Predicted 3D model of an 88-nucleotide RNA (c-di-GMP-I riboswitch aptamer) from Neomoorella humiferrea. Rfam family: c-di-GMP-I riboswitch aptamer. Rfam's curators write: GEMM was predicted in a large-scale screen for bacterial structured RNA regulatory elements. Its mean pLDDT, the model's own confidence on a scale to 100, is 80. The model forms 95% of the base pairs in the Rfam consensus.
RNA sequence: CCCGAAAAAAGGCAAACCUGUCGAAAGGCAGGGGCGCAAAGCUACAGGGUCUAAAGCCCGGUAAGGGCCAGGACAGCCAGUUGCCGCG
Numbered sequence: 001c002c003c004g005a006a007a008a009a010a011g012g013c014a015a016a017c018c019u020g021u022c023g024a025a026a027g028g029c030a031g032g033g034g035c036g037c038a039a040a041g042c043u044a045c046a047g048g049g050u051c052u053a054a055a056g057c058c059c060g061g062u063a064a065g066g067g068c069c070a071g072g073a074c075a076g077c078c079a080g081u082u083g084c085c086g087c088g
Base pairs, nucleotide, nucleotide: 003088012037013036017032018031019030020029021028022027035076041081042080043079047078048077049074050073051072056068057067058066059065
């Protein structure tokens, strides 16, 4: 430097759910919790995918209601990128 199946150590993260809070929502943040994770670190303007639909536009009777749409979100979907320990 490369590979790395099973395993060990040091440590790390934290799903559902509950509480508080922000948000129109998706969802975020904090505390509890612990399903799991070897990148469950980082990147949402490289890209694909998924979720939401406030504003806007359209239909509608200046209504109720409905439809479209991302500059809103998700990295614990794929991906990109960096990287700890370490049997062999």